Source information:
Glycine riboswitch aptamer from an Actinomycetes bacterium, 92 nucleotides, folded computationally. The organism belongs to Actinomycetes, within Bacteria. Its Rfam family is "Glycine riboswitch aptamer". Rfam's curators write: This family represents the bacterial glycine riboswitch.
RNA sequence: UCGACCCGGAGCGGGAGAGUCUCCGCCAGUUGCGGGGCGCCGAAGGAGCAACCUCCCCGGAAUCUCUCAGGCACCGCGACCGCCCCGGCGAG
Numbered sequence: 001u002c003g004a005c006c007c008g009g010a011g012c013g014g015g016a017g018a019g020u021c022u023c024c025g026c027c028a029g030u031u032g033c034g035g036g037g038c039g040c041c042g043a044a045g046g047a048g049c050a051a052c053c054u055c056c057c058c059g060g061a062a063u064c065u066c067u068c069a070g071g072c073a074c075c076g077c078g079a080c081c082g083c084c085c086c087g088g089c090g091a092g
Stems, first nucleotide, its partner, number of pairs: 002092001006088004011083004019038001021037006039072003045068001046066003052060002
């Protein structure tokens, strides 16, 4: 000086599910917005268990489970994936 793997972050693109059910209110009125009820979804987040990490304890741990939150026309959000950039660590 270069620098794999791994970790974090930014940008761009892709990205599912489930009632635009019912009642009330707002708007002259529809769309729409807000609230209540019932029904549902899981892929923000959160929580729980587990394979496993490991021989044991502690601990960690999912796309599984729960639905507190969130969501159920569109928009938006969106785990995760791809490209690319920045930073960290650093085998070599």